[in-house]
The prediction has a mean pLDDT of 81. This is a predicted structure of a 73-nucleotide RNA (transfer RNA) from Propionibacterium ruminifibrarum. The source organism's lineage runs through Bacteria, Actinomycetota, Propionibacteriales, Propionibacteriaceae and Propionibacterium. Its Rfam family is "tRNA". The family's RNA type in Rfam is transfer RNA. Rfam links the family to the GO term triplet codon-amino acid adaptor activity. Rfam describes the family as follows. Transfer RNA (tRNA) molecules are approximately 80 nucleotides in length. The sequence was found in a public genome assembly.
RNA sequence: GGGGCAUUAGCUCAGCUGGUAGAGCGACGGCUUUGCAAGCCGUAGGUCAGGGGUUCGAGUCCCCUAUGCUCCA
Numbered sequence: 001g002g003g004g005c006a007u008u009a010g011c012u013c014a015g016c017u018g019g020u021a022g023a024g025c026g027a028c029g030g031c032u033u034u035g036c037a038a039g040c041c042g043u044a045g046g047u048c049a050g051g052g053g054u055u056c057g058a059g060u061c062c063c064c065u066a067u068g069c070u071c072c073a
Base pairs, nucleotide, nucleotide: 001072002071003070004069005068006067007066010025011024012023013022019056027043028042029041030040031039049065050064051063052062053061
C1' cells in the first nucleotide's frame, strides 16, 4: 500500500425482506427474609463509531473517514 471482518445500553451480543431498537448480565427500586444470598416484579440507561448520499422512511443499502482484528505484498 491492497483485500476481508467488526464497531448497537456500563459489559457480552441479537436485530429476518429497509418500517421507527431488544435480550442476558450489571445498576436502581419494590416484594419476600431476623439479615444476606437466591427468586419474583418493576424502573432507568441508546447522537446504532463519525460524516455524507439514496429513499416517504436507514442499525439495515451506497461512498468517505476513524479504531481494532486478520490475510496478502